Description: The prediction has a mean pLDDT of 80. Predicted 3D model of a 1469-nucleotide RNA (small-subunit ribosomal RNA) from a Thermoplasmata archaeon. Rfam family: Archaeal small subunit ribosomal RNA. The family is grouped with related families in Rfam's "SSU clan". RNAcentral holds the sequence, with entries from ENA.

RNA sequence: ACUCUGGUUGAUCCUGCCAGAGGCCACCGCUAUUGGAUUUCGCUUAAACCAUGCGAGUCGAGAGGGUUCGGCCCUCGGCGGACCGCUCAGUAACACGCGGAUAACCUGCCCUUGGGUGGGGGAUAAGCUCGGGAAACUGAGUACAAUACCCCAUAGGCCAUCUAUGCUGGAAUGCUUGAUGGUCGAAAGCUCCGGCGCCCAAGGAUGGGUCUGCGGCCUAUCAGGUCGUAGUUGGUGUAACGGACCAACUAGCCUUCGACGGGUACGGGCCUUGAGAGAGGUCGCCCGGAGAUGGACUCUGAGACAUGAGUCCAGGCCCUACGGGGCGCAGCAGGUGCGAAAACUUCGCAAUGUGGGAAACCACGACGAGGGAAAUCCAAGUGCUUGCACAAUGUGUAGGCUGUUUUUCUGUCUAAAAAACAGGGAGAGUAAGGGCUGGGUAAGACGGGUGCCAGCCGCCGCGGUAAUACCCGCAGCCCGAGUGGUGGUCGCUAUUAUUGGGCCUAAAACGUCCGUAGCCGGCCCGGUAAAUUCUUGGGGAAAUCGACCAGCUCAACUGGUCGAAGUCCGAGGAGACUGCCGGGCUUGGGACUGGGUGAGGUCAGAGGUACUUCAGGGGUAGGGGUAAAAUCCUGUAAUCCUUGAAGGACCACCAGUGGCGAAGGCGUCUGACUAGAACGGAUCCGACGGUAAGGGACGAAGCCCUGGGGCACAAACGGGAUUAGCUACCCCGGUAGUCCAGGGUGUAAACGCUGUGGGCUUGGUGUUGGGAGUCCUACGAGGGCGCCCAGUGCCGGAGAGAAGUUGUUAAGCCUACUGCCUGGGGAGUACGUUCGCAAGAAUGAAACUUAAAGGAAUUGGCGGGGGAGCACCGCAACGGGUGGAGCGUGCGGUUUAAUUGGAUUCAACGCCGAAAACCUCACUGGGGGCGACGCUUACAUGAAGCUCAGGCUGAUGACCUUUGCUAAUUUUGCGAGAGGUGGUGCAUGGCCGUCGUCAGUUCGUACCGCAAGGCGUUCUGUUAAGUCAGAUAACGAACAAGACCCUCGCCGUCAGUUGCUAUUCCUUGGUCCGCCAGGGAAGCUACACUGACGGGACCGCUGGUGUUAAAUCAGAGGAAGGAGAGGGCAACGAUAGGUCCGUACGCCCCAAAUCUCCCAGGCGACACGCGCGCUACAAAGACUGGGACAAUGGGUCCCGACCCCGAGAGGGGAAGGUAAUCUCGAAACCCAGCCAUAGUUCGGACUGAGGGCUGCAACCCGCCCUCACGAAGAUGGAAUCCGUAGUAAUCGCGUAUCAACAUUCCGCGGUGAAUAUGCCCCUGCUCCUUGCACACGCCGCCCGUCAAACCAUCUGAGUUGGGUCUCGGUGAGGAUGCCGACUAGUGCGGCAUUCGUACCGAGGUUCUGCUAGGAGGGUUUAGUCGUAACUAGGUAUCCGUAGGGGAACCUGCGGAUGGAUCACCUCCU
Repeated sequence: ACUCUGGUUGAUCCUGCCAGAGGCCACCGCUAUUGGAUUUCGCUUAAACCAUGCGAGUCGAGAGGGUUCGGCCCUCGGCGGACCGCUCAGUAACACGCGGAUAACCUGCCCUUGGGUGGGGGAUAAGCUCGGGAAACUGAGUACAAUACCCCAUAGGCCAUCUAUGCUGGAAUGCUUGAUGGUCGAAAGCUCCGGCGCCCAAGGAUGGGUCUGCGGCCUAUCAGGUCGUAGUUGGUGUAACGGACCAACUAGCCUUCGACGGGUACGGGCCUUGAGAGAGGUCGCCCGGAGAUGGACUCUGAGACAUGAGUCCAGGCCCUACGGGGCGCAGCAGGUGCGAAAACUUCGCAAUGUGGGAAACCACGACGAGGGAAAUCCAAGUGCUUGCACAAUGUGUAGGCUGUUUUUCUGUCUAAAAAACAGGGAGAGUAAGGGCUGGGUAAGACGGGUGCCAGCCGCCGCGGUAAUACCCGCAGCCCGAGUGGUGGUCGCUAUUAUUGGGCCUAAAACGUCCGUAGCCGGCCCGGUAAAUUCUUGGGGAAAUCGACCAGCUCAACUGGUCGAAGUCCGAGGAGACUGCCGGGCUUGGGACUGGGUGAGGUCAGAGGUACUUCAGGGGUAGGGGUAAAAUCCUGUAAUCCUUGAAGGACCACCAGUGGCGAAGGCGUCUGACUAGAACGGAUCCGACGGUAAGGGACGAAGCCCUGGGGCACAAACGGGAUUAGCUACCCCGGUAGUCCAGGGUGUAAACGCUGUGGGCUUGGUGUUGGGAGUCCUACGAGGGCGCCCAGUGCCGGAGAGAAGUUGUUAAGCCUACUGCCUGGGGAGUACGUUCGCAAGAAUGAAACUUAAAGGAAUUGGCGGGGGAGCACCGCAACGGGUGGAGCGUGCGGUUUAAUUGGAUUCAACGCCGAAAACCUCACUGGGGGCGACGCUUACAUGAAGCUCAGGCUGAUGACCUUUGCUAAUUUUGCGAGAGGUGGUGCAUGGCCGUCGUCAGUUCGUACCGCAAGGCGUUCUGUUAAGUCAGAUAACGAACAAGACCCUCGCCGUCAGUUGCUAUUCCUUGGUCCGCCAGGGAAGCUACACUGACGGGACCGCUGGUGUUAAAUCAGAGGAAGGAGAGGGCAACGAUAGGUCCGUACGCCCCAAAUCUCCCAGGCGACACGCGCGCUACAAAGACUGGGACAAUGGGUCCCGACCCCGAGAGGGGAAGGUAAUCUCGAAACCCAGCCAUAGUUCGGACUGAGGGCUGCAACCCGCCCUCACGAAGAUGGAAUCCGUAGUAAUCGCGUAUCAACAUUCCGCGGUGAAUAUGCCCCUGCUCCUUGCACACGCCGCCCGUCAAACCAUCUGAGUUGGGUCUCGGUGAGGAUGCCGACUAGUGCGGCAUUCGUACCGAGGUUCUGCUAGGAGGGUUUAGUCGUAACUAGGUAUCCGUAGGGGAACCUGCGGAUGGAUCACCUCCU
């Protein structure tokens, strides 16, 4: 110090990455009041190039000269220009850091000590006199001085040899004494008289040189490197060691603890971040290093190989009189260039510091100070208050207060200013933005615009007409002189895991074993002290950091004290553990031995059946093959039977989740050789062990090479099928190959997807081998039972795990070692390397792309998966239809000015539409009309309206000309509004259809699971039913089902008008006098009917089955029997199902037209296709005549009896009826006749004529009647629909709509069957189970070629440029040696050897740019071809290998299960 959040899914858990929130650095956008502090400001790119100015001088007390007389100028001389300042190119190194060494060294100025400063000499600059040159500069002559230079002396140093005593030290090669010899060989003056200098020696201090232990980057697609290399001897060289260099000799040296090579990089103190461990960085400050355009060399000097010194080469620039010269900002300013990226050509030496000087002082772009910059950090402010007004959480206005800032004055401060400080005056005035508002993530369901466009977005995702997500406005949120963006980096991230992860299935255990290095290692004793630990000394620079204290008004900042600072060097102590040394032990391991077990291996021999071929005999027409066929074989005799021979491959049964082996793998018998494991042992050794990078050996199938062999099978290939097509699946053939011997390859789903070894941790039950025991015994290596050891299975506990699962054969708990993983794709690819004959294997990236990819499990859905059950919108059995004809009607299509619109599998199509001539009406053509309200305009000089006549027009005071009447309801323009069958049913309400003639859908509480979720709701039996019963971690409950409600069927009670009528009476008519028919009245609730309330049926009873259950079957009784029949109601939900054209309603649109009115047309068209019906094709019939029986319903602009007229439709009158009162009313059927199988006396379409009805109006376009006409059609292909009883079939009736117009709809009754009493085959539904890569849910998902566009990559003939290495040439320059000449030098010339920058050339290597062509990859797009994969994906899939093919892919061989399903065998529970 410890935190998460969004994103894979329908939902869940996990793995895993991407993204967000924090800090720091650089740049950028917008915005900006002030002050302070700072070690901030061309680091990142160009160590690129630079105009101009400045940045190193000083000394007159060293000396000469000049002089303007200023210690002013020139020169010689001394010291300093090796510091300071800048930068980070190079450098992976003793460059740096920490520690050590120098017995291998140097050190100017400074300090200390001792000693000294004697004699002599010759030059030279400036100056003067002449020259050369454009300039830079340079030459000659002449004069003179020094603290300049030289010589001699002394002191002294150094070397060699000898010598002597000591000292220091870990160690003398060091120091010290003396002698001899050799060699080198000092000094300087000035003065103000104080002093300052000079020389030698020793010591110190400071600064440096060199060596060394340890520490700190990446890469093995760099594994071997090296010839001055490693060492020895002797030299050269240096301040000094050393192959630093040279000669000779030896052959070593470094390296997997990573040499050598490549890439990158100044190192450290430190900085950022983090809890820390770490990770990343290192610009500024400090220390160290390196560099000064690239490179080489050198002088001077204490110090440089110096760059504000020199020489040369290269490249660049400048001047030039063309002869020749000059320059180097990675110093301060400044400029150009590069870039996203960085300041003024300022002032001053007053402070600090450095150089010079005795000092005064001089100089300093070091430094100090100012200017600029939103570089960073810190601090402050942008006001406070009262009243009033208003549209009121605020704004405006008026007054008051304060005075940081602002402005102004004076003083102090300063080198000079500014700022600051102190004091005074004026004055609220002068000062707020940036980002965001869908989630994560604080803040809008506000308005306008846009309409998958424009755009936004870190991620998820917004935008396709109602955008909280784009662009504006308003409002709000966060931070605030800042706020956001981009890039980098740390954290988040236990996503590199030492702390602190993993590897059965998510990424990840090498195919297996052996074994080297390495790492790890049993029990006991003794020693030691490497490691460990404690104490102590030194070091760990300062700054930084932490704590405390203090100074600037606070703070930032600064100062002080203490601490921290991994690591390192030394001294002392401890001794448990680890290590090392020594000794011992037996439990790990090994050896030996005994009897057994085994498809362990190699080689040889033997055998067996089958198959094929051949030969002989018999025998005759087919055989073979398949879902079905064909190709094929066969009359030269097949197939088949039989006898014999030959050949190669294989080894049935036994055979078993049995055995053996390290794995791959191993199966007839016998023999030889050989290996291993288990068990037993009173045997031996004594830790000899474990693991294992490199390395080695083995290693299925396939494939390759050589030589054999070849029966069968069988890639390729040929043919036949299948198919839209098939390079496939199926079939007929068939070559490599499979077999043997010898080699090679070295891979597999080489799998238990589980590395090896050791220890520990409940159990049960099989089986194999061995052992000892007990019982039985037929005495057999026999059998039973339990026990021990070792192996091999299954089940299962704790625990573990994301779960599935695992579970003493761990995936549990510990431990040792190895290998491997770090999002998906690109890719096991490219390049490189190694191996291989090849195929290929091993090792193994990146650019780019992407928000997921993935594991396990859950719920659904789906399956050309399985099981069970169910359904006449399934089948079977039966009956009747549709599909063929004509017509009706609806739809599509076509046509049209318009043929309005909707509905399109079931679940659109006689549907919306329960009635399109006009209307309806939405469509087409034409013609008119209309704006509440507000503002405005016109108008009593008459708006608007009406109107005769004429014109226009299809027609019209609609309009025009014109006449008259009336009188403000009017008019123009703008806004706004009615209205809209205009759009959106994918914005909606409501209603409806369908799943569903289904039996399901849930809840509460427990329980199980991390969770999604499960259980309940499952199983068995049963039911129409999740109906009920039994079982059961469930127990109960709710909505559906059922119950309930209505109708019908039986009975009872009550009631009785308009209903009924047994009975009685009256009356009319007829009469065969029996009576019949009609009417009226009474009567009674008896019957019927009507309609209200009850009863009745419940598997209640008997028997069978079943479990003694639920229930079911049969029977009795009963009007009705197992839900009595029919209906109503009808779950949770789903279907973006249908309807904006019934009404309602959001938004959009139209507004003088998409509103509204009128006329006409259209919705009625017609080559054609489809659905639903009607009528038929006839004799179970048609026609004629006669006769009978309903129910539901309707009725006042209505039903209309009855009468009359008409052939009829109908017409003229008209009672009754607002209805159990009146009225509308059957047909099939029965009886009789006729028709005789014909396109008919069937059928009625079409057409003609004449009538009728409704209605303004029947032409487009109604219905009806009569006559005439008399089409197709003779039972309907594939296919398909309905129906299980009062049903189908058939017959008519009523009603809705309606002026009129049903073959429609909704109802009603009449007649009235056949068949099944089952099944799950087809179509579907429900439940259980299984697989899934589906969840927009199989109308799903998804693969590859090809085509198109873009992007990056690989390869590439060639071409361009750079780095580096080697060799050669030219060769600046350096070193050494020799020679020569002269003016005799620190000089010149020549020769030889050697090193050698740079340039040129050649070669190697590496990097980069361009690139014709080639290759694959990624992304995108509604393209093309197929359908490979996911369900048994329709041929199970996948792995390795080989061949083939447009493509996914196919086939052969071997392997895996990460395969569904059914059956069988075995084993376990």